[in-house]
Context: one part of a larger RNA
Molecule: small-subunit ribosomal RNA, central domain
Organism: uncultured marine bacterium
RNA sequence: CUGGGCGUAAAGCGCGCGUAGGUGGUUUGUUAAGUUGGAUGUGAAAGCCCUGGGCUCAACCUAGGAACUGCAUCCAAAACUAACUCACUAGAGUACGAUAGAGGGAGGUAGAAUUCAUAGUGUAGCGGUGGAAUGCGUAGAUAUUAUGAAGAAUACCAGUGGCGAAGGCGGCCUCCUGGAUCUGUACUGACACUGAGGUGCGAAAGCGUGGGUAGCGAACAGGAUUAGAUACCCUGGUAGUCCAUGCCGUAAACGAUGAUUACUCGGUAUUAGUCUGACUAGUGCCUAAGCGAAAGUGAUAAGUAAUCCACCUGGGGAGUACGCUCGCAAGAGUGAAACUC
Numbered sequence: 001c002u003g004g005g006c007g008u009a010a011a012g013c014g015c016g017c018g019u020a021g022g023u024g025g026u027u028u029g030u031u032a033a034g035u036u037g038g039a040u041g042u043g044a045a046a047g048c049c050c051u052g053g054g055c056u057c058a059a060c061c062u063a064g065g066a067a068c069u070g071c072a073u074c075c076a077a078a079a080c081u082a083a084c085u086c087a088c089u090a091g092a093g094u095a096c097g098a099u100a101g102a103g104g105g106a107g108g109u110a111g112a113a114u115u116c117a118u119a120g121u122g123u124a125g126c127g128g129u130g131g132a133a134u135g136c137g138u139a140g141a142u143a144u145u146a147u148g149a150a151g152a153a154u155a156c157c158a159g160u161g162g163c164g165a166a167g168g169c170g171g172c173c174u175c176c177u178g179g180a181u182c183u184g185u186a187c188u189g190a191c192a193c194u195g196a197g198g199u200g201c202g203a204a205a206g207c208g209u210g211g212g213u214a215g216c217g218a219a220c221a222g223g224a225u226u227a228g229a230u231a232c233c234c235u236g237g238u239a240g241u242c243c244a245u246g247c248c249g250u251a252a253a254c255g256a257u258g259a260u261u262a263c264u265c266g267g268u269a270u271u272a273g274u275c276u277g278a279c280u281a282g283u284g285c286c287u288a289a290g291c292g293a294a295a296g297u298g299a300u301a302a303g304u305a306a307u308c309c310a311c312c313u314g315g316g317g318a319g320u321a322c323g324c325u326c327g328c329a330a331g332a333g334u335g336a337a338a339c340u341c
Stems, first nucleotide, its partner, number of pairs: 003313003008294001012309001014201004021194003025088002029084003033081002035077008049065006091191001092188005097182003103177007110154001114150008125136002162169002206247006215241002220236004258308006266286008290297002314341003323334004
């Protein structure tokens, strides 16, 4: 060392693609690297172990054996792994035919609402609150009508609904474009799974440059409340929120549940297909066995197994310090120790 774990106790990378590596379907033959058997050589002596012997015994000494689980060479075997090889189609993929969808990018466009501007009507209040005040209003507000402008978001449909790897995606139309599902034929013939490094995507906030700014609104100002009120409530309001482009790279990025494959009692709802079934692919609920500390989970597993990767190893110190890499910065990534309980 041969551990035990990872939904909630410490622990699944935020999510893809993919290199090396690890693992890998059925079948024919060959080889003999792994594997198995045998032989030879070696594996110093002492020691350990076994059986004798010698000191009165023992420790001790001594003789023989065993062991030295290893290594090298040779011979043999060929089931399994491996390599090469003949094939196969159940994995994977391609073509043809259908289908659903807020999947992505670009451009256009519509109607409500809001605010503002102009004009009309009209007169003393409006607004706001638990109650008020700050605020707005006789320089004519609020209300109402008409016209115009601007920006942002798309009521109802709307759903345990749909799509996407995740982040996420919602008016309508056009163009470009990714993926998925189903049915049945044809084709390729293991082309597969995972994936250290690597690389790409990645909410919100934040940053750079240039625009835009209706509403909302950190900061800020004022009014209240209060013992105080750097808050909660109210009146305003700048960054920001929006667009283009470039960074940032983090979230309770959550199903707190890595990916893939196979197997395991039923019921029920729903989406898409096939077209009505004992079907397939999703999305939900209840539940059996099992699992689980329990609550729960239960074919969308946290059950039973297999392969590969990430991660954990008492609390605090600390996701800190130092170093390094990245970043314009903010900071991110990697990541200790002393000490202490």